This is a predicted structure of a 104-nucleotide RNA (SAM riboswitch aptamer (S box leader)) from a soil metagenome.
RNA sequence: UUUAUCCAGAGUGGCUGAGGGAACAGGCCCGACGACGCCACAGCAACCUGGCGCCCUGAAUGCGCCAAGGUGCUACUUCCUGCCCGAUAACCGGGAGAGAUAAA
Numbered sequence: 001u002u003u004a005u006c007c008a009g010a011g012u013g014g015c016u017g018a019g020g021g022a023a024c025a026g027g028c029c030c031g032a033c034g035a036c037g038c039c040a041c042a043g044c045a046a047c048c049u050g051g052c053g054c055c056c057u058g059a060a061u062g063c064g065c066c067a068a069g070g071u072g073c074u075a076c077u078u079c080c081u082g083c084c085c086g087a088u089a090a091c092c093g094g095g096a097g098a099g100a101u102a103a104a
Base pairs, nucleotide, nucleotide: 001104002103003102004101005100006099011041012040013039014038015037019030020029021028024082025081026080027079042074043073044072047070048069049068050066051065052064053063054062078098083095084094085093086092
């Protein structure tokens, strides 16, 4: 850079000690009953590898299953909004942008 996905799912213990939920702003939350982070173990998921099955003359593609390996993830929709379009009394819907993850 490109493509795909992002309202599902999955936590205990130890260490540490004040901020944290990406950045800015607003809001809403988490946090000395110890958050965030780090480590260990456990788990979730199924993007890639691998294995098995279905389909097929065969292979590839596709679909399904497993979860061994590589990642990822385990408060809140990516916590919500910010820009554009539509609609409403209000809630709201769609898209963009930014971000995260995977594969190339």
Background: Its Rfam family is "SAM riboswitch aptamer (S box leader)". About the family: The SAM riboswitch is found upstream of a number of genes which code for proteins involved in methionine or cysteine biosynthesis in Gram-positive bacteria. The model forms 97% of the base pairs in the Rfam consensus.